[in-house]
């Protein structure tokens, strides 16, 4: 690199460094020396494991071990921290047109496969 399932309209600094670029691609449109990224500290979120509580199954004569399903906790794993994934990138509806809707593409993150 690929594959498979979830999810993508909420959220979160007037901090530190740092110097110039960045929003995936592509067309738009934005952001930025009133400081870009990239790190470092904070914060957000609850995917995954952990702990609690509650319901519910299943093993076992008994003790018990175990699964699920719901609520919390935020200890460890990621992740995330302008703008709806910034908006369109293909196909369908809609509209007299500007639109406006759905589904797909593609892209992100998180578990798991081989």
């Nucleotide at each position: 690199a690929u594959c498979u399932u979830a999810u993508c309209a909420a959220g979160a600094g007037u901090g530190g460094c740092g110097g110039a670029g960045g929003g995936a691609c592509u067309g738009g449109c934005c952001c930025u020396g009133u400081g870009a990224a990239a790190c470092c500290c904070g914060a957000c979120a609850a995917c995954c494991a952990g702990c609690a509580u509650g319901a519910u199954g299943u093993u076992u004569u008994u003790c018990u071990a175990u699964g699920u399903c719901a609520u919390g906790c935020a200890u460890g794993g990621u992740g995330u921290u302008a703008a709806u994934u910034c908006c369109a990138g293909c196909a369908g509806a809609u509209u007299a047109a500007a639109u406006u809707c759905u589904g797909g593409c593609a892209g992100a993150u998180a578990a798991g496969a081989a």
About this RNA: SAM riboswitch aptamer (S box leader) from Sporolactobacillus shoreicorticis, 114 nucleotides, folded computationally. Rfam family: SAM riboswitch aptamer (S box leader). Gene Ontology term of the family: regulation of gene expression. NCBI's taxonomy places the organism under Bacteria, Bacillati, Caryophanales, Sporolactobacillaceae, Sporolactobacillus. The coordinates come from a structure-prediction model, not an experiment, and the mean pLDDT is 85. The model forms 97% of the base pairs in the Rfam consensus.